[in-house]
Context: one part of a larger RNA
Molecule: large-subunit ribosomal RNA, domain II
Organism: Methanoculleus sp.
RNA sequence: GCCAGAGAGUUUAUUCUGUAGGCGAAGGUUAACCCAAAAGGGGAGCCAAAGGGAAACCAACAGGUCCGUAGCCUUCGGGCAUGGGACGACGUAUUAAACGUGCGUGGAGUCUGCAGGAUAAGACCCGAAGCCUAGCGAUCUAUGCGUGGGCAGGUCGAAGCGUGCCGAAAGGCGCGUGGAGGACCGCAGGCGGUUUUGAUAUGCAAAUCAUUCGCGUGACCUGCGUAUAGGAGUGAAAGAUUAAUCGAGCUGGGCAUCCGCUGGUUCCUCUCGAAACAUGCCGUAGCAUGACCUGGCCAGAGGUAGACGGUGAGGUAGAGCACUGAUUGGGGGAGCUGGGGGAGAAAUCCCUCACCCCCCUGUCAAACUCCAAAUUCCCCGUCGCCGAAGAAGGCUGGCAGUCCGCAUUACGGGGUAAGCUUGUAAUGCGUAAGGGAGACAACCCAGACCGUGGUUAAUGUCCCUCAAUGUAGGCUCAGUGUCAACACUGAAAGGCGUCCCAGGCCAAAGACAACUGGAAGGUGAGCUCAGAAGCAGCUAUCCUUUAAAAAGUGCGUAACAGCUUACCAGUCGAGGUUUGGGGCACUGAAAAUGGACGGGGCUUAAGCCUACUACAGAUACCACGGACCACGCGCAAGCGUGACGGCGUAGAGAGGCGUGCUGCCUGGGUCGAAGCAGGGCCGUAAGGUCCUGUGGACCGGGUAGUAAUGAGAAUUCUGGC
Numbered sequence: 001g002c003c004a005g006a007g008a009g010u011u012u013a014u015u016c017u018g019u020a021g022g023c024g025a026a027g028g029u030u031a032a033c034c035c036a037a038a039a040g041g042g043g044a045g046c047c048a049a050a051g052g053g054a055a056a057c058c059a060a061c062a063g064g065u066c067c068g069u070a071g072c073c074u075u076c077g078g079g080c081a082u083g084g085g086a087c088g089a090c091g092u093a094u095u096a097a098a099c100g101u102g103c104g105u106g107g108a109g110u111c112u113g114c115a116g117g118a119u120a121a122g123a124c125c126c127g128a129a130g131c132c133u134a135g136c137g138a139u140c141u142a143u144g145c146g147u148g149g150g151c152a153g154g155u156c157g158a159a160g161c162g163u164g165c166c167g168a169a170a171g172g173c174g175c176g177u178g179g180a181g182g183a184c185c186g187c188a189g190g191c192g193g194u195u196u197u198g199a200u201a202u203g204c205a206a207a208u209c210a211u212u213c214g215c216g217u218g219a220c221c222u223g224c225g226u227a228u229a230g231g232a233g234u235g236a237a238a239g240a241u242u243a244a245u246c247g248a249g250c251u252g253g254g255c256a257u258c259c260g261c262u263g264g265u266u267c268c269u270c271u272c273g274a275a276a277c278a279u280g281c282c283g284u285a286g287c288a289u290g291a292c293c294u295g296g297c298c299a300g301a302g303g304u305a306g307a308c309g310g311u312g313a314g315g316u317a318g319a320g321c322a323c324u325g326a327u328u329g330g331g332g333g334a335g336c337u338g339g340g341g342g343a344g345a346a347a348u349c350c351c352u353c354a355c356c357c358c359c360c361u362g363u364c365a366a367a368c369u370c371c372a373a374a375u376u377c378c379c380c381g382u383c384g385c386c387g388a389a390g391a392a393g394g395c396u397g398g399c400a401g402u403c404c405g406c407a408u409u410a411c412g413g414g415g416u417a418a419g420c421u422u423g424u425a426a427u428g429c430g431u432a433a434g435g436g437a438g439a440c441a442a443c444c445c446a447g448a449c450c451g452u453g454g455u456u457a458a459u460g461u462c463c464c465u466c467a468a469u470g471u472a473g474g475c476u477c478a479g480u481g482u483c484a485a486c487a488c489u490g491a492a493a494g495g496c497g498u499c500c501c502a503g504g505c506c507a508a509a510g511a512c513a514a515c516u517g518g519a520a521g522g523u524g525a526g527c528u529c530a531g532a533a534g535c536a537g538c539u540a541u542c543c544u545u546u547a548a549a550a551a552g553u554g555c556g557u558a559a560c561a562g563c564u565u566a567c568c569a570g571u572c573g574a575g576g577u578u579u580g581g582g583g584c585a586c587u588g589a590a591a592a593u594g595g596a597c598g599g600g601g602c603u604u605a606a607g608c609c610u611a612c613u614a615c616a617g618a619u620a621c622c623a624c625g626g627a628c629c630a631c632g633c634g635c636a637a638g639c640g641u642g643a644c645g646g647c648g649u650a651g652a653g654a655g656g657c658g659u660g661c662u663g664c665c666u667g668g669g670u671c672g673a674a675g676c677a678g679g680g681c682c683g684u685a686a687g688g689u690c691c692u693g694u695g696g697a698c699c700g701g702g703u704a705g706u707a708a709u710g711a712g713a714a715u716u717c718u719g720g721c
Stems, first nucleotide, its partner, number of pairs: 001721006011121013027047003033041002051058002061088001064087004071080003089105006124264002127261001131254006142228009151218001153185003156181001160177007190215003196210001198209002230246001232242003267656006277290005292401001294398001302386003306383005312377002318371001319369002324365003329360005335355001337354007405429010434445003449626007459616003462600003468613001470612006481602002493587002497584010514571005520544003525539003550565001554563002628645001629642005657710001659707010675694008
């Protein structure tokens, strides 16, 4: 891992509500127990019949008025009217007294069964780490104590002693002797455990093996005996160690500890169907209350998701500058307010900048508004729709789940930004399947009862791949692209890419480009300078001849020369040049295995932009058949209608299937029961039934009851493989 079997809302008591039954208009019922035992007895007790108040204490409508549903009556005008409602009245507390307020009052309960909740208990099941208590452990290990044992061989050579020499002495030096030392080397045996971060890693081994390495006469190693223990021991101290267990040992018990935490929780169908919000809580992994879900009931008449019209409300988008503020440039003016400068001995005067005001001009605002929408909202009317078949709204009671939300679109706050954060509104996912977007909770289409056939939506129609190599007109040459949006990256900037639109100027008195020719004289302008002659630099930039020609546009020279340009003429013969805007392309453009428009592939497209016609395409829509659900009619069978009935997690409600056992009734079985295997049929399903084989002795059906009653999940348990 698989298979088989086991495996989780139970029981008791109390209580609330609903429901069924008994008794009951003041009652209902027994408990223990007794007994001749389904009977009968037992009324102790409990609930109800009066409430209010903390208490003392006080103590209530058997009906006074009106409305009105069902129902009944009706002369169809209406009347009566149980239950119900609105008043009124009463009891009591509060108070000195009252008002007001709170609770209560015009007779319905109680017992039993069942169902659903709550509370107490293990309380749906499994699961802690831990806490407390009583014991057991020092054969491991830590330390102490007692008593024993062990340490090849070699090296160095302390003190002391002897002796020689020196010295006045203290003493010094040499030689010898001597044998000290937590001395040295060391695979004796022994103790340890440095390195390879080697081997091993279901190992030889729950710490080993190999190499290398440290200590090896000492604070050494070691045998035996003995002592100390669980908040305690022991510790040359690492929270180490106390029997493979230690930041508090092990065993039994409290114990089914507690857990707001994780996991799991077993048959079917039908109806409805959420929340992830608010408030409070030592509360934010949880609860409670409300909102939202669901079942039933009371009650009795209007309701409003839509459209149009009308009376009103409003200050957002936009816009604007009239206010409040911000703010560009120009002009004008006054005051002398401030700074700077000048004149003057000073008073003072002048210039300038700023301040203030006016005019023109150009802008901005959530906390500005002279203006001002679209949407939106209250109310009224009309239409539509729903409603005595009792709706909608509302009330009452039972009972949940929910309190991590997320995405898109629009509008905000925060943030450089974010698949960011925090709001408002709508929609969706959550709880929604189907078709499309390659795959893809939320995007686009569309809300799945079942079956059959058709028509469409989004999106598509070259091939993969269902359907156009469709029609008409443009654009693109970059494989740009072949991506609705998003998670597809492509910006600022740049360019005789190309297409389109609008304008300016030139042009048949000939434009633009190209080619041919001219491009002169005063003059080498003046100055400067070695030189400066159009062309180093400075100043000026005239006049003449002309078709035209600069006191010179660029090369060039030492300076000249030379070439060229502006400008003019000729040749040619039709558009040229420039500005602005738009479309599609281009550069900008860099990432790590080879590589992605889904792929192939595609160029007057199979790309992009328009217009159009076909076709494909879903559980959508339509038709037919069927089963449900709701409502109506009906004794029933059934028929009709369709709330424009049908998705559904958490969850609420309803009806069923199956298993074990029991009471009653009724059946089958050795002419073959249960069980098992294979097959047929029936039912929406849980399931039922039949046949054959096997098997060899028990097994059903109906009805009523009862429950240790249904398995795929729990790192589930046991067994097998």